Transfer RNA from a Candidatus Uhrbacteria bacterium, 73 nucleotides, folded computationally. Its Rfam family is "tRNA". The source organism's lineage runs through Bacteria, Bacteria candidate phyla and Candidatus Uhriibacteriota.
RNA sequence: GCCGACAUAGCUCAGUUGGUAGAGCAACGGUUUUGUAAACCGUAGGUCGCGGGUUCAAGCCCUGCUGUCGGCU
Numbered sequence: 001g002c003c004g005a006c007a008u009a010g011c012u013c014a015g016u017u018g019g020u021a022g023a024g025c026a027a028c029g030g031u032u033u034u035g036u037a038a039a040c041c042g043u044a045g046g047u048c049g050c051g052g053g054u055u056c057a058a059g060c061c062c063u064g065c066u067g068u069c070g071g072c073u
Stems, first nucleotide, its partner, number of pairs: 001072007010025004019056001027043005049065005
């Protein structure tokens, strides 16, 4: 230099052919216990990497850039 994949909550990841963004763990509160843990119930947490385009509507489609990983030379 060229090719490909990935970027969504604190972490690991879903998100079906474009239609209001979710789970598990972690955090916080509660129940229970002499107390802790476990278990159960609940709460909060996201400009979907950044910019532009298409569309009535974009996490999803198109495009530029950035970062990470892999391959080729």